């Protein structure tokens, strides 16, 4: 530096906890976590084609296979609520940040 809204589960062991914090909300004794085995997904590196731009495979080294990176968190902006007016919250969306994951 790119990329996080797509996509992919079964079985062994095992014996209470996962979902990075914190809050919320889920998942989990119909069996969490870790480990092993088999699969599978995706295309970061890798390989072929190509001047490129773009395609295209998956033997190989990573990663990934409940929920958008499960929401949110900081900040601006819209929109709504709601009143004669300003102003404000909560709610709902966009946007950029932080954070965090892979490469």
């Nucleotide at each position: 530096c790119a990329u996080c809204a797509a996509g992919a589960g079964g079985g062994g062991u095992g014996g209470a906890g996962g979902g990075a914090a914190u809050g919320g909300c889920c998942c989990u004794a119909u069996g969490a976590a870790a480990c092993c085995c088999c699969g599978g997904c995706a295309a970061c590196c890798g390989c072929c084609c190509g001047u490129a731009a773009g395609g295209g495979c998956a033997c190989g080294g990573u990663g990934c296979c409940a929920a958008u990176u499960c929401c949110a968190u900081c900040a601006g902006g819209c929109u709504c609520c709601a009143a004669c007016u300003a102003u404000c919250a909560a709610g709902g969306c966009c946007u950029g940040g932080g954070a965090g994951a892979u490469g």